[in-house]
A computed fold for a 1484-nucleotide RNA from an uncultured Bacteroidota bacterium, annotated as small-subunit ribosomal RNA. The RNAcentral record of the sequence draws on ENA, Greengenes and SILVA. Its mean pLDDT, the model's own confidence on a scale to 100, is 84.

């Protein structure tokens, strides 16, 4: 000291949670030793046993046990007798028992704390001083006898002593009453000398020294009381108090006081929180923080309160008393039932409770109390010891050497190599610890005896003696052997540490975020690795981090936060100048802040926790004293701040009357005719009983157009035709008055829009509910027709708004430009100042940015107000206010990790601009209706193998399913296999042919078979080793490929802007087909893409010249370049040329356009092709290959047959062929291009209608061949289901081919269906295009090809033009999207959990208050009894605990039933919201 978490990214608000430290701790796992601490935090629950307070015989009578002495009895054992002496049980009397120990239930208090007072007070033992200690008496315990009781225990009687107890004498520095003086104090008084007069005292005992005992005074301990400060929460607790406040008087106390009781007065306390509630012992310390803080209150130390619950008192120096005493209660015990006895919050202990906390130890040796002259008793106080890793602190589990880095584990790109890991093995070495053994402390000093010494019979000092529970401890020392001794947690990130296997949204993880859905570093085991270490982890707790309540040291325009606005009390702050004072300020002195602990030096234990000793701090609170700048308080003073007078403007500033015009509704009246009114279009509604439109006249309310503007006015709400009248402000100027009179402003009081409420008027438009008509899937909406409260007065109430400038008032200070109202100076429409207002821009400066920016959100000042995460919830519950409606005040359990500001890049929009494309339009053929091929869907089937599924699957993978193909079904058959390789062994087989089975595969038998140079070659067959798999995953993958789209995009580097996402560049204006080029310009360049290079074609040159041409020349046929020969042409096919807006002209700065521009075969990318930016669909494909991983293995792998992939009520796409005359047939006749051919193409001849067949010939191809239709010339058909159409079926046939039955093609003759141009929609195509016509070639024995790929033939019609529909580019602009609108998202209703509010009611709890009642007891009173009195019994009285009654009010648990919340992948019903969210949201 910071970190994770909100977003696609950014900065911010902010809240959640982490790292740390800590504890009387508990738990889980593990555990070797010592030292020093600690140890019921829960039940102030109950308590069996034992011990924890005695003691003194030197006060007293005495002698029950013990011991000893005398005596006597006895045979021993003994036993009995004497208090004689030790010494002592019970008893009397003296101290103690108010201390030590415990506990934290009460207590919010003069408990505590700290300063202080007491002239208002007390103090046993102890010190000091003075003085006294004469006399005398009566009883009681005991002990004896008697008696009641079960027992605790009580009674009677007789008799006894004392340092018990009474009375008499003495007595003063004591008390009291009455004086005198002196002198002190804030008062009340108090001290000191001093006179008088009354009252009070004792005890003995001795060794003769004393110990004691009494009075007084003084100290010294120790209390008491009483005052200032300080010392929790809640205001949803706002008033509380009658002994209550104060006075007088008397009781009473040690003492002061309403502490009590009587009278008299009416007071006291309170927002600076009384009073109530809740909760709680207080402080020194402790724990965490830099520190201010905040938390705590065990152990130790001081105080205090309590001692089973309540009360009361005795005794005493001191208690209302833990191990005392009386009552009541409640519990437990003992009883013989009559009646008793208890108090562990003392030491152990025991049971409960609890997550939890220990032994029924030793000792009085050491320190300490009590008692005593002392020995000495007592002493669970102490001092030790046992438990417990509870803490802290401290050693140890070895140290060296030791690579073949073994071997195993683990992991891998795996012939190998990393890890474990110098780690073991092995070799030295060492013993702290550890066992055994033997030595053995300090802790002791004292009391007492003893000696000796000094004063003098007793204190001091000195020598001896005597004393140790812990303990044979600690400590030493010797042997012995590494020998007895390592574990827990983590390993995505925050956080130090990674692999691998199982698991597959399961099972499980988690302290935030969040991991698991088949390749998890996140579960769960391993191995490795980190960290800590006799511990580690978890779980709790409180700080910290957290500046997240902020005084140190927070905000409040949009994130949570400014009151709706003014007035004003309290209070808080306040201008200049001078004198005073000295509360606040600061100084300086003194006295307190115990001690312990923290912290610093030094010291003691081997160290170290720990202890010990000096110092320092103890910021603090009292006193005494100086200072006087600043605050404060008191005098006087000034004006600049306030206010006031006087002059002069302003203005929708209020309130009230009055008046006026347009418009609109309504009446009457005319005029007039069929509609009129409303939408998107419609109806509802008015209208022929005359609407609406026009005209007049009258009526009625409510509002005032134009002027009118970032205008003005007002405190905000809010305020607008025009006149008067009253009020009330601001501003200006001027400087007559007053003199600080000011600011704010908790509570109060007022003022407030709209809607709403009472009571009374009004009522024209307009208008919630309300009815109707439209929209719709629905439409309780929007949109139309009507229409009630309402709106409008008046007068009272609500008191709330997005009451917004989301910005509180108030003063000062801080660059500048520009607009304006209203004023001043000035003659002025120049021109500059200057007041107050109202905008706009900007600069410094702040801000998270967006923005403010003299009218700050900038800089200071006061003061008020208000905020702490989202949600529940502005809800409940109480409380005030209100007629209600509600409003103000305002929670908590629950849940969530985020909600939330700004901005930023996208995508999106039923937002905007700007382009563009066969996108629309213009047109041209089509499709969707018919049949039939096709192919998919769906059904069906033993199987109809599998994949393609909007666009971007569907004549697609398939460029060709009869078998094969073949992945599919069925049945048969193999099991190292159908292929291939290597190795070893065996052979000469395999294999052929023939004869059986068999659908075949396979199988059975019979025959027959290698070569060789002899080294081997060859093939075969077992054997082993490597297979196979079209199985899955295309969401693990490579590679391919569609699609956006041949759209014009898509980045970088540098530098600048911005805290940053980023952003400029690439915008912007032009301008292209283009991010094409131009200009501008915080940008400059540059890539991937456009465009060029590449191929075809279109003109042409050049070279070349067969197989292709033939123009010229010769030669030949019935004819053909048929020949010889040309190289011109056409043509092949190399290189070339050629087009660049190059020129002219026009428009522009420019790029660039424009022109039927010249030229040119071509003109403005000439036409086509190939080429497909970064990227988007987890797009497609494990079935073309390839590949991970996972699955099969007599099988999911392979072979064979035969079926299926061809099925058929039906959908749906691609097509082909036609509905016909722009046609058909029939006959005749013409011109391509590009391509294929030896298991072929095939001339020409023959047969055959014909497909073919049988000859035959040429050509491995510019040579031979396949080989043209539409066209054209002619004739026929003449609008019909035909001479259209050609499915279908019938027969007979050809050809492939092992085989055409499922299931081919193709001829021929016959049959001759639907169809008469096609509904909603819907597709292509912009020129050699579309249409039309036919040709070829792949696959291929054949062929379902009407597919697909190319090829030439003939060849068009249209495009005004971008408004719409789709895609798509580029600025912009709004978001609550970001899996990006197929997004996001509300809400009710179903369901499961949750915590919560109401709620008949019913239980409980504390507190108080009234009334009965009242024990124990002080205390008062008291004629009867007792006593000679004194004074006592008894009886009364006042107070109280308890108890009971009642009434009420508070908290708090259950509660049918009930009301919302809140959370739960895939429920219903709508879409309100975010884009103009489709009706612009939003507040009341």
């Nucleotide at each position: 000291a910071g970190a994770g978490u909100u977003u696609g990214a950014u900065c911010c608000u902010g809240g959640c949670u982490c790292a740390g430290a800590u504890u009387g701790a508990a738990c889980g796992c593990u555990a070797g030793c010592g030292g020093c601490a600690g140890g019921c935090u829960u039940a102030a629950c109950a308590c069996a046993u034992g011990c924890a307070a005695g003691u003194c015989g030197a006060g007293g009578g005495g002698u029950a046990a013990c011991a000893g002495g005398u005596c006597c009895c006895u045979u021993u054992c003994g036993g009995g007798a004497u208090g004689c002496u030790g010494a002592c049980g019970a008893c009397c009397g003296g101290c103690g028992c108010a201390c030590g120990g415990g506990u934290g239930a009460g207590u919010u208090a003069c408990g505590c704390g700290u300063a202080u007072g007491c002239a208002a007070c007390c103090u046993g033992c102890c010190c000091a001083u003075a003085g006294c200690u004469g006399g005398a008496g009566g009883a009681u315990a005991g002990c004896c006898c008697g008696g009641a009781g079960a027992a605790a225990u009580c009674c009677g009687g007789a008799u006894u002593a004392a340092u018990a107890c009474u009375c008499c004498a003495u007595a003063a520095u004591a008390u009291u009453u009455c004086g005198a003086a002196a002198c002190c104090g804030c008062a009340u008084g108090a001290u000191u000398u001093u006179g008088a007069a009354a009252u009070u005292a004792a005890a003995g005992u001795u060794u003769c020294g004393g110990c004691g005992g009494c009075u007084a005074u003084g100290g010294a301990u120790g209390g008491g009381c009483a005052u200032g400060c300080g010392u929790g929460c809640c205001a949803u607790u706002a008033g509380c108090u009658u002994g209550u406040u104060g006075g007088u008087a008397a009781g009473g106390u040690a003492a002061c006081g309403g502490c009590u009781u009587a009278c008299c007065a009416a007071g006291g306390c309170u927002a600076c929180g009384a009073u109530g509630g809740c909760u709680a012992g207080g402080g020194g310390u402790u724990c965490u923080g830099a520190g201010a803080g905040g938390a705590u209150g065990a152990u130790c130390c001081c105080c205090c309160a309590c001692a089973c619950u309540g009360g009361u008192a005795c005794u005493g120096a001191g208690a209302c008393a833990c191990g005392g005493a009386c009552c009541a209660g409640a519990c437990u015990c003992c009883u013989a039932c009559g009646g008793g006895a208890g108090g562990c919050a003392g030491c152990a202990g025991u049971g409960a409770g609890g997550a939890a906390u220990a032994u029924u130890g030793g000792u009085c040796a050491a320190u300490g109390g009590g008692c005593g002259c002392a020995g000495g008793c007592c002493u669970g106080a102490a001092c030790c010891a046992g438990c417990c890793a509870u803490g802290c602190c401290g050693c140890g589990u070895g140290c060296a050497g030791g690579a073949u880095g073994a071997a195993u584990g683990c992991c891998c790109u795996a012939u190998g190599g990393g890890u474990u890991g110098u780690a073991a093995a092995c070799u030295g070495c060492u013993u702290u610890u550890g066992u055994a053994c033997a030595a053995g402390a300090a802790g002791a000093a004292u009391c007492u005896u003893u000696c000796c010494g000094a004063c003098g019979u007793g204190u001091c000092g000195g020598g001896a003696a005597u004393u140790g529970a812990c303990g044979g401890u600690a400590u030493u020392g010797u042997a012995c052997g590494a020998a007895u001794a390592a574990g827990c947690a983590u390993c995505g990130g925050c956080u130090a540490a990674c692999u691998c296997c199982g698991u597959g949204c399961c099972a499980g993880c988690a302290g935030c975020c969040g991991c698991g859905g088949u390749a998890a570093u996140a579960c769960g085991g391993a191995g490795g690795a980190u960290g800590c270490a006799a511990g580690c982890g978890u779980u709790a707790u409180c700080c910290g981090g957290a500046u997240u309540c902020a005084c140190u040291g927070g905000g409040u325009u949009u994130a949570a936060a400014g009151g709706g606005u003014g007035c004003g009390u309290a209070g808080g702050c306040g201008g200049g100048a001078u004198a005073g004072u000295a509360a606040g300020u600061c100084g300086a002195u003194g006295g307190u802040g115990a001690a312990a602990g923290c912290c610093u030096g030094c010291a003691g234990c081997u160290u170290a926790a720990c202890u010990g000793u000096a110092g320092a701090a103890u910021u603090g609170c009292c006193a005494u004293u100086g200072a006087u700048a600043c605050u404060g308080c008191u005098a006087u003073u000034c004006u600049u701040g306030a206010g006031u007078g006087c002059a002069g403007u302003u203005g929708a500033a209020g309130u009230a009357a009055g008046c006026g015009g347009a418009a609109u509704g309504u009446g009457u009246a005319a005029c007039g005719u069929a509609g009129c009114g409303g939408u998107g279009a419609a109806a509802u509604g008015c209208a022929u009983a005359g609407a609406u439109a026009u005209u007049a006249c009258a009526u009625a309310g409510a509002a005032c157009a134009c002027c009118a503007a970032u205008u003005g006015u007002g405190g905000a709400a809010a305020c607008a035709g025009c006149u008067u009248a009253c009020u009330a402000a601001c501003c200006u100027g001027u400087a007559a008055c007053u003199g600080a009179c000011g600011c704010u402003g908790a509570g109060g009081c007022a003022c407030g829009a709209a809607a709403g409420c009472g009571u009374g008027g009004g009522g024209a438009g307009c208008g919630a509910a309300c009815a109707g008509g439209a929209u719709u899937a629905g439409a309780u909406a929007c949109c139309c027709u009507g229409g009630u409260a309402g709106u409008c007065c008046a007068c009272g109430c609500u008191g709330u708004a997005a009451a917004c400038u989301a910005u509180g008032a108030u003063c000062a200070c801080u660059c500048g430009c520009u607009g304006u109202u209203g004023g001043c100076g000035a003659u002025a429409c120049a021109c500059a100042g200057u007041c107050a207002g109202c905008g706009g821009c900007u600069a410094a400066g702040c801000g998270a940015a967006a923005g403010c920016a003299u009218u700050a959100a900038g800089u200071g000042a006061u003061c008020c107000a208000c905020c702490u995460g989202g949600g529940g919830a502005g809800u409940a519950c109480g409380u005030c206010c209100g007629c209600a409606a509600g409003g103000a005040u305002g929670a908590a359990a629950c849940u969530c990790a985020a909600a939330g500001g700004a901005a930023u890049u996208g995508a999106c929009g039923g937002g905007g601009g700007c382009c563009c494309g066969c996108a629309c339009a213009a047109g041209c053929g089509g499709a969707g209706g018919a049949a039939c091929a096709u192919g998919u869907g769906g059904u069906u089937u033993a199987a109809u193998u599998c994949g393609a599924u909007g666009a971007u699957a569907c004549g697609c993978g398939a460029g060709g399913a009869a078998c094969c193909u073949u992945a599919c079904c069925u049945g048969g058959g193999c099991u190292u296999a159908a292929a291939u390789g290597c190795a070893g062994c065996u052979c000469g087989a395999c294999g052929g042919a023939c004869c059986g089975g068999g659908a075949a595969a396979c199988u059975g038998g019979u025959c027959u078979u290698c070569c060789u140079u002899c080294g081997g070659g060859c093939g075969a067959a077992c054997u082993g080793c490597a297979a196979g798999g079209u199985g899955c995953u295309g969401c693990a993958u490579g590679g391919u490929u569609g699609u956006c789209g041949u759209c014009a995009g898509c980045u970088c580097g540098u530098g600048c802007c911005g805290u940053g996402a980023g952003g400029u560049g690439u915008c912007g204006g032009g301008u292209u087909a283009a991010g094409u080029c131009c200009c501008a310009u915080a940008a400059c360049g540059a890539g991937c893409g456009c465009a060029a290079c590449c191929c075809c074609u279109a003109u042409u040159g050049u070279u070349a010249g067969u197989u292709a041409c033939c123009a010229g020349c010769g030669a030949g046929u019935a004819a053909u370049g048929u020949c010889g020969g040309g190289g011109a042409c056409u043509c092949u096919a190399a290189c070339g040329a050629a087009a660049c807006u190059g020129c002219c002209g026009g428009u522009g700065u420019a790029a660039a356009c424009c022109g039927a521009g010249a030229g040119g075969a071509a003109g403005g990318u000439g036409g086509g092709g190939a080429u497909g930016a970064c990227g988007c669909c987890a797009a497609a494909u494990c079935a073309g290959c390839a590949c991970g991983g996972c699955c099969c293995u007599u099988a999911u792998g392979u072979c064979c047959a035969g079926g299926g992939c061809u099925a058929c009520a039906c959908a749906c796409g691609u097509g082909u062929u036609a509905c016909a005359a722009u046609g058909g047939c029939c006959a005749g006749u013409a011109c391509a291009a590009a391509g294929g051919g030896c298991a072929g193409c095939u001339a020409c001849c023959a047969c055959g209608c014909g497909a073919g067949u049988g000859g035959a010939u040429g050509c491995u191809a510019a040579u031979c061949u396949c080989a043209a239709a539409a066209g054209c010339u002619g004739g026929c058909c003449u609008c019909a289901g035909u001479u259209c159409g050609g499915a279908u079926u019938g027969a007979a046939g050809u050809c492939u081919g092992c085989a055409a039955c499922u299931c081919g093609a193709c001829u021929u003759c016959a049959u001759g269906a639907a169809g008469g141009u096609g509904g909603a929609u819907u597709c292509g195509c912009u020129a050699g295009u579309a249409a039309u016509c036919g040709c070829g070639c792949a696959u291929c024995a054949g062929c379902a090809a009407u597919g697909g790929c190319g090829c030439g033939g003939u060849g068009a019609a249209u495009a005004c033009g971008u408004u719409c529909c789709c895609g798509g580019g580029c600025c912009u602009u709004g978001u609550a999207c970001a899996c990006a609108c197929c997004g996001c998202c509300c809400g009710u209703c179903a369901a499961g959990c949750c915590a919560u509010g109401g709620g008949a009611g019913u239980c409980g709890g504390g507190g108080g208050u009234a009334c009965c009642u009242g024990a124990a007891g002080u205390c008062c009173g008291u004629a009867a009894c007792c006593g000679a009195a004194a004074g006592g019994a008894g009886c009364g009285g006042c107070c109280u605990a308890g108890g009971g009654u009642a009434a009420a009010a508070c908290c708090g648990g259950c509660g049918a039933c009930u009301g919302g919340g809140g959370c739960u992948a895939a429920g219903u019903c709508g879409u309100a919201a975010c884009a103009a969210g489709g009706u612009a949201a939003c507040c009341g």